[in-house]
Predicted 3D model of a 537-nucleotide part of an RNA (small-subunit ribosomal RNA, 5' domain) from Leuconostocaceae bacterium ESL0958. The organism belongs to Lactobacillaceae, within Bacteria. Its mean pLDDT, the model's own confidence on a scale to 100, is 81. RNAcentral holds the full RNA, with entries from ENA.
Context: one part of a larger RNA
């Protein structure tokens, strides 16, 4: 000079994109962040619409039962909840990046294909009764449906052992074949002449796609005042175990295995795309975005799943904190807001799913601090403005003088303009919109009905927000500071202090004529900032 997630002085007017707890991975009150689905199921509901039949009787209203349509509660069971957000404690490791392997493996939903979708059974919930508990909650008896749970039957295919071809880079890959083992929800909506059709589901397999798991090879840190490290440790046969190779783990032989090319230990640190400076070579630096990793109070485990050893899931332990009838219980903001502590220091308990993305669901929809948005902060960046033109009697005042004058100064005032910006009024359902949803029309396939695919048409749907924006009206009226001026380095004089009070980045200034302390004036630089401090080039 640049630069920063800054912070302190002083000073502040506006917009628009951006950033906003680097510190205590401290502890956390309250609220809200992960739910859908009645088109899988049975219940209940003094409610609510409609129908239907009865009772009363005021004859059009009250009440009862039945269906049916919605909706609600909680419960089965299905898909989510492993994403999506949040930290950076740990970690020197295949964590990361980079290039490679997998003849050593997994992949729920998706596309697209093959085959199939037959008969049966017995239960738990919920509920009802009841029991024990302060509660959290636990037990007994009894009924009950399901796309929930078990046999049977059926095997295109798959797996397993044998057998047998072909190939390969050993291990093996692949194709045919004999035996055996192995599936499922006659599901639900709709339509129907009751034959059955339409759509959604559902099983079994091989294909892709997307994820993702192990395995290598190089890369990139300080210390040797850290020189010896290692017994499951290095290998081998065998077996277990895992989706899968493997000391992954065991039995049992063998003694090996690393190391100055720096092993072990100690400190330190999440990694990288990238970011800052810098002609480059470097050098630091790793916030915000994005990729990948790890972590969700400490430490431990596992269960369910396609996928977790699971942030808002279970168990143990251990510390806190809370209830507690003292016998037991609850809790985990390193999600969004926020609070207290710490700190030089870092934001609203705000609004909306309108958009884009995610779960669910045939779909309308419902969730969604995810994400869109407004709030707060000169914390950074860009961009506008605080006004233009004229105006010497060079007014007044200020400061200086050699007292003549100089100088602030066209500055002011005045004249005459303009209206960004402001104010105020009014316009502006703008653009952000696609897609659903209804009827139309077509194409394909049905005997027909529904129903499916495409196309144009209609209608409703906005948090920002009455928001940007336009237009009218009015008024120079509401908007300028900070540092510096001895050299370096752009800028100087008067007063006042007197090695004092004090400046200082280095040189150093101050001890009675101080352009260096202070204060005025002047002048200089940079402006809505300017300065310092602190880090890095």
């Nucleotide at each position: 000079g640049g630069a920063u997630g800054a912070a302190c002085g002083c000073u502040g007017g506006c917009g628009g994109c951006g950033u906003g707890c680097c510190u205590a991975a401290u502890a956390c009150a309250u609220g809200c962040a992960a739910g859908u689905c009645g088109a899988a199921c049975g219940c209940a509901c003094a409610g609510c619409g409609a129908a239907a039949g009865g009772u009363g009787c005021u004859u059009g209203c009250a009440c009862c039962u039945u269906u049916c349509a919605a909706g609600u509660g909680a419960g089965u069971g299905g898909c989510g909840a492993a994403c999506g957000g949040g930290u950076g404690a740990g970690u020197a490791a295949c964590a990361c990046g980079u290039g490679a392997a997998u003849a050593a493996c997994c992949u729920a939903c998706c596309a697209g294909u093959a085959a199939g979708c037959g008969g049966g059974g017995g239960a738990c919930a919920a509920c009802a009764c009841u029991u024990g508990g302060a509660a959290a909650c636990a037990g007994g008896u009894g009924c009950u449906a399901a796309u929930a749970c078990c046999g049977c039957a059926u095997a295109a295919g798959a797996c397993a052992c044998g057998a047998u071809c072909u190939c390969g880079c050993a291990u093996g890959a692949g194709g045919u074949u004999a035996u055996g083992u192995u599936a499922a929800a006659a599901g639900g909506u709709c339509c129907u002449u009751c034959g059955g059709g339409a759509c959604c589901a559902c099983u079994u397999g091989g294909u892709g796609a997307u994820g993702g798991g192990u395995u290598c090879g190089c890369g990139g840190u300080g210390c040797a005042u850290u020189a010896g490290u290692u017994a499951g440790u290095u290998g081998g046969u065998g077996a277990g175990g895992u989706a899968a190779a493997g000391g992954c783990u065991c039995a049992c032989c063998a003694a090996g295995a690393c190391g100055a090319u720096g092993a072990u230990g100690c400190a330190u640190a999440g990694c990288c795309g990238a970011g800052u400076u810098g002609a480059g070579a470097g050098a630091c630096u790793g916030a915000u975005c994005g990729g990948c990793c790890a972590c969700a109070u400490u430490g431990g485990g596992a269960c369910u799943g396609a996928g977790a050893c699971a942030c808002g899931g279970c168990c143990c332990a251990a510390a806190c904190u809370c209830c507690u009838a003292c016998g037991g219980g609850a809790g985990g903001c390193u999600g969004c807001a926020g609070u207290a502590g710490g700190g030089a220091a870092u934001c609203u308990u705000c609004c909306a799913c309108a958009a884009u993305g995610g779960a669910c669901g045939c779909a309308a929809g419902u969730c969604u601090g995810a994400u869109g948005g407004a709030g707060c902060a000169a914390c950074g960046c860009c961009g506008c403005g605080u006004g233009u033109g004229u105006g010497a009697a060079g007014a007044a005042g200020g400061c200086u003088u050699u007292c003549g004058g100089g100088u602030c100064g066209u500055a002011a005032a005045g004249c005459a303009c303009u209206g960004u910006u402001g104010u105020a009024u009014g316009g502006g359902a703008a653009g952000a919109a696609c897609g659903g949803a209804c009827a139309u029309g077509u194409c394909a396939g049905g005997a027909a009905a529904u129903g499916g695919g495409c196309a144009a048409g209609u209608u409703a749907u906005g948090a920002c927000g009455g928001u940007a924006c336009c237009a009218u009206a009015c008024c120079a009226g509401a908007a300028a500071g900070g540092g510096a001026c001895g050299g370096c380095u752009a800028a100087a004089u008067a007063c006042g202090u007197g090695c004092c009070a004090g400046c200082a980045g280095c040189c150093g200034c101050g001890g009675u004529a101080a352009u260096a302390c202070g204060u005025a004036u002047g002048u200089c630089c940079c402006g809505a900032g300017c300065g310092u401090u602190a880090u890095c080039c």